This is a predicted structure of a 1420-nucleotide RNA (small-subunit ribosomal RNA) from an uncultured bacterium.
It matches the Rfam family "Bacterial small subunit ribosomal RNA". Gene Ontology terms of the family: structural constituent of ribosome and ribosome.
The coordinates come from a structure-prediction model, not an experiment, and the mean pLDDT is 84.
RNA sequence: CAUGCAAGUCGAACGGCAGCACGGGAGCAAUCCUGGUGGCGAGUGGCGAACGGGUGAGUAAUAUAUCGGAACGUGCCCAGUCGUGGGGGAUAACGCAGCGAAAGCUGUGCUAAUACCGCAUACGAUCUCUGGAUGAAAGCGGGGGACCUUCGGGCCUCGCGCGAUUGGAGCGGCCGAUAUCAGAUUAGCUAGUUGGUGGGGUAAAAGCCCACCAAGGCGACGAUCUGUAGCUGGUCUGAGAGGACGACCAGCCACACUGGAACUGAGACACGGUCCAGACUCCUACGGGAGGCAGCAGUGGGGAAUUUUGGACAAUGGGCGCAAGCCUGAUCCAGCAAUGCCGCGUGCAGGAUGAAGGCCUUCGGGUUGUAAACUGCUUUUGUACGGAACGAAACGGUCUCUUCGAAUAAAGGGGGCUAAUGACGGUACCGUAAGAAUAAGCACCGGCUAACUUCGUGCCAGCAGCCGCGGUAAUACGAAGGGGGCUAGCGUUGUUCGGAAUUACUGGGCGUAAAGCGCACGUAGGCGGAUAUUUAAGUCAGGGGUGAAAUCCCAGAGCUCAACUCUGGAACUGCCUUUGAUACUGGGUAUCUUGAGUAUGGAAGAGGUAAGUGGAAUUGCGAGUGUAGAGGUGAAAUUCGUAGAUAUUCGCAGGAACACCAGUGGCGAAGGCGGCUUACUGGUCCAUUACUGACGCUGAGGUGCGAAAGCGUGGGGAGCAAACAGGAUUAGAUACCCUGGUAGUCCACGCCGUAAACGAUGAUAACUAGCUGUCGGGGUUCAUAGAACUUCGGUGGCGCAGCUAACGCAUUAAGUUAUCCGCCUGGGGAGUACGGCCGCAAGGUUAAAACUCAAAUGAAUUGACGGGGGCCUGCACAAGCGGUGGAGCAUGUGGUUUAAUUCGAAGCAACGCGCAGAACCUUACCAGCGUUUGACAUGCCUAGUAUAUUUUCCAGAGAUGGAUUAUUUCAGUUCGGCUGGCUAGUGCACAGGUGCUGCAUGGCUGUCGUCAGCUCGUGUCGUGAGAUGCUGGGUUAAGUCCCGCAACGAGCGCAACCCUCGUCUUUAGUUGCCAUCAUUUAGUUGGGCACUCUAAAGAAACCGCCGGUGAUAAGCCGGAGGAAGGUGGGGAUGACGUCAAGUCCUCAUGGCCCUUACGCGCUGGGCUACACACGUGCUACAAUGGCGGUGACAGUGGGCAGCAAUCCCGCAAGGGUGAGCUAAUCUCCAAAAGCCGUCUCAGUUCGGAUUGUUCUCUGCAACUCGAGAGCAUGAAGGCGGAAUCGCUAGUAAUCGCGGAUCAGCAUGCCGCGGUGAAUACGUUCCCAGGCCUUGUACACACCGCCCGUCACGCCAUGGGAGUUGGAUUCACCCGAAGGCGCUGCGCUAACCCGCAAGGGAGGCAGGCGACCACGUGUAG
Repeated sequence: CAUGCAAGUCGAACGGCAGCACGGGAGCAAUCCUGGUGGCGAGUGGCGAACGGGUGAGUAAUAUAUCGGAACGUGCCCAGUCGUGGGGGAUAACGCAGCGAAAGCUGUGCUAAUACCGCAUACGAUCUCUGGAUGAAAGCGGGGGACCUUCGGGCCUCGCGCGAUUGGAGCGGCCGAUAUCAGAUUAGCUAGUUGGUGGGGUAAAAGCCCACCAAGGCGACGAUCUGUAGCUGGUCUGAGAGGACGACCAGCCACACUGGAACUGAGACACGGUCCAGACUCCUACGGGAGGCAGCAGUGGGGAAUUUUGGACAAUGGGCGCAAGCCUGAUCCAGCAAUGCCGCGUGCAGGAUGAAGGCCUUCGGGUUGUAAACUGCUUUUGUACGGAACGAAACGGUCUCUUCGAAUAAAGGGGGCUAAUGACGGUACCGUAAGAAUAAGCACCGGCUAACUUCGUGCCAGCAGCCGCGGUAAUACGAAGGGGGCUAGCGUUGUUCGGAAUUACUGGGCGUAAAGCGCACGUAGGCGGAUAUUUAAGUCAGGGGUGAAAUCCCAGAGCUCAACUCUGGAACUGCCUUUGAUACUGGGUAUCUUGAGUAUGGAAGAGGUAAGUGGAAUUGCGAGUGUAGAGGUGAAAUUCGUAGAUAUUCGCAGGAACACCAGUGGCGAAGGCGGCUUACUGGUCCAUUACUGACGCUGAGGUGCGAAAGCGUGGGGAGCAAACAGGAUUAGAUACCCUGGUAGUCCACGCCGUAAACGAUGAUAACUAGCUGUCGGGGUUCAUAGAACUUCGGUGGCGCAGCUAACGCAUUAAGUUAUCCGCCUGGGGAGUACGGCCGCAAGGUUAAAACUCAAAUGAAUUGACGGGGGCCUGCACAAGCGGUGGAGCAUGUGGUUUAAUUCGAAGCAACGCGCAGAACCUUACCAGCGUUUGACAUGCCUAGUAUAUUUUCCAGAGAUGGAUUAUUUCAGUUCGGCUGGCUAGUGCACAGGUGCUGCAUGGCUGUCGUCAGCUCGUGUCGUGAGAUGCUGGGUUAAGUCCCGCAACGAGCGCAACCCUCGUCUUUAGUUGCCAUCAUUUAGUUGGGCACUCUAAAGAAACCGCCGGUGAUAAGCCGGAGGAAGGUGGGGAUGACGUCAAGUCCUCAUGGCCCUUACGCGCUGGGCUACACACGUGCUACAAUGGCGGUGACAGUGGGCAGCAAUCCCGCAAGGGUGAGCUAAUCUCCAAAAGCCGUCUCAGUUCGGAUUGUUCUCUGCAACUCGAGAGCAUGAAGGCGGAAUCGCUAGUAAUCGCGGAUCAGCAUGCCGCGGUGAAUACGUUCCCAGGCCUUGUACACACCGCCCGUCACGCCAUGGGAGUUGGAUUCACCCGAAGGCGCUGCGCUAACCCGCAAGGGAGGCAGGCGACCACGUGUAG
């Protein structure tokens, strides 16, 4: 806001009669007439419309709740009393006429009343001067015997009305007390304001209004202002106390388009009434009119979102009516919505080949799962058919009793019988039938939190309440299977309470986590000693009233149960009132002395203010002596000084501060106070007695004091010293250091008002173990320069109980209590912005929010770290010796190049590493050519053959393909003849991969580090993390050992056990050895096993002995003996762990990827490249050497596809020959440094690169790309910058020898022996490590963490020249409607006077005035 409905009713108030029906009359009929009857539109009149229904805008009190109060009103209703007499004049409707589009209006004429108006009467009512005065009414209907009648009726009676009045009930108006949200960044508000007097006004009290008078009233117990809000019973939550809310239901209030106003009425300032103003909408003939869903439905809009334009008055209730009845979107019902609560179902029982399918799988199986199928049974719900309610008895009819009455009328009351009346609804409910038939979803499965796997995805897509998931193996994303949860619902979102003791009344805190005002004095307030008495406000007990109903709770009852409803009880913790009690608190009175204070006598003190005064020192000035520096620093320079500094002596000036004493000493409220003297002055302590008599404590606001810096005015200014200048340092150095230097520091006066103003600890009072030091006072005792004991007041250390998160506090509490004040409530934003107050300014004080984070913080623990500390160790430094870095070459790496230069290793701990040996092979790389069940394994199918070896040829680069020669006729056998094999084919399973991931892994390895550590059990301590043990004192190579100790033990590590070298013994002597005896060229042979040696078993060394030292210990030092002496030398042996260390290319392996290729085969190439850079080595640069000569001396090892002697050939590499040897027998095998000679300092007789040429060897093959030999060539290089490596004794250095790999190839690697040094004062420093301790904002642990500016973008909030909107207030202008006041020319039926005309009273219109709504009116 379209449309419909939501308030009408009464003919028994009235005149009447449009429409309907009937009757009557006229008429043939159409039709006309007739209020006569039923009734009745419109109208007059009465009652209702002020109820019921809706909504919550306003309202922080004109409201609500609870409890009271007095100065009131009241229609209908109830009870009582009295009355209801007699008159009058109008006016709607209606008729006629007219205006207007409409809404509507006007004139004129007639008429009625329960409409209106006088008169009479007045118990009581109102007023009163107490004499008196004033003021009412209405009739209507039913019945009826006598009497009367104009035939209408009168009259009588009954009923309903009417008037007056008294009282009641219910309802309403008014007043008071108490309670009722937030903000103080709202602190002052108020002129009708507060009160009085007198008027007015109202139903009624009252500044409600007015005149006059007074100057009051409210406010920190929160006035005023601002924001928000209907209040309550109650609802939700909570153990409660509370907190949040005020839907439904019920009570009250307010509102009805917005603002204002009155009228009518019993009641309204009126939702479906009126008037005015405004906004909006609609109609219009443009003149003018109409409207108000926050009634029920419904529509549009808004919105995340909220229903039918339904049925009925059958019931309950309301209005009117005598009643029948009418009206009733109140109400009762139905419809829509799983919106909520409750109940029910979607089957039940059996059923294992545990079916199929799905999913998972360790491939065996598991799970879905008795679930299904299948068999039997049941039938709620649904379907079909049939029956069928309660809610409905009042009113009515009839009979009867009774009341009124003259009455057997009528009317009212009671009882019996009885007809009618149902929207819901053919609904609930009942019966019958068939049939498992008609019926399951939603979110979740990382933890909180019940429930797990697979696949997909790969920091993507996405999830997420918090923590957090996702970067190739995701129980966290998506899907599937499975599972746990709830179930006609489930999940999300929002909101409230709870958990939250996280605003703490119940019930918290403030040393360090947030939190004690910087300190005191003191107002209000709060709290307050002892005794007695009184009171009874608080308090306690009893009684009374109230606390509406509903709700909640308890017990019953009714719907099949329940939800729901009904009945009864209890409760409503509150308020008011009354009676009593008197312990405690409060009030009054009286008293007391212990709290507090006063007096008296002493005492200590950097307490304060002012004045005076002193010496030392710094600086400056003057003078003297004196000469070249002084000063300053890590080192310097700026600076001062030959114009005489510094140094030194004397004198003078000036300012500031007061050495020693001096002390966890003193004083003060705190800030603070320090030479000495004087004056004035505050406080404290002790002792003695006396006095006052609670005078006390705390303290919001308030007031005062308040370091340093700073500000203002005026002085002062020696030293010091922000700013500033210069010199240094440095990458820079607006710093640290140095040289100067101004404000300031000092004084007086005035501001400021803050500090880590700290004990990070408010004040006061009481109580609760001690020990010890010190300051001040007193007492007692004694052996009196003093000591001991004791007492009061201060100030420290330690410590019990107790407290504390711990650290710690602990009679000076952070313990136990009491009182009062201040303050806190996650971090940041921020002690900031805005506003107020203060200030000269600087700034102070009070003090937010938006936004943002998931933390910020305290104490303690374990580590790690420190340009922290202590102790200790190591070729770590130092002391030495020799190298690398420079040269050439070798080798590895990077880089570059390339078709490819395969891959890995990356600080130490990659780089002569994997590689113990890349020409092919290796080989993984590249190019090309081939091949596809495959080069290799197993199985299936089909066919064939039963074999294996071999010659030659052809094509080809080869793999391979084709042909061919020769020999033989497969294997195993349990000897049964059985079992197999092989080849080929095609296909399937599969093979294969040096493809990826070492950050999915096993194994192995490196490294810290052969460093001395790493742990556990029990006990103890701690709330706990953890600690103790393991720390401490010694000692060691060692957590090795000893001692001590709340620890006692144990394990892995250390050490030892093992191997080897060094000494000896025994056993055994071949291939070894040879002293003795023979023998030989030769241990060759006989002989021997003594020696060497070999290889087996033993012995030996343990700080065992002695001395010293140390705690008499552990041990250390020295000595003896001994082959060896303090671990005898060397090796193997590597704790818990760290580095996501290395390796998927040794091997193994999860996952992923390729499958005519990322597999396999072959030829050639590449890994060998080369402007360059680095690592590791070799050879050198020479005389400690080169060259030549030489009949010195080892050891480990190797050898049959092998080592090879001897002899011959070659300059040589080597070739030929081939004895011996499967090795203490033979052989490789020559050891080299050594010794002798020569060269004589030079690019050489050093050095050997490079190149030329001729050869040798291996090999299928030396071009790319092997090693070696001869001749020739003869580069760089003359000991190496910064830097850097190894080594402590048979070591470094130097010299050669062997082996593995290997066809060949070593300067590398692994071993062997020969010769054989120097040095170590020592632990300050560099590096690494161990133990203890300390700090920490670190814990992927300092390669950590982390601060600020700037650049760009975004979010939020301040400031900002201004601009704009809203709300409110003050002053003024305007002044609709309206009531009120005054007036009332004009108009006027009732009453009065008058015969009348007319006049009067009264009234109406109109006019004026004050008040006042609206106003995008005015001004600030």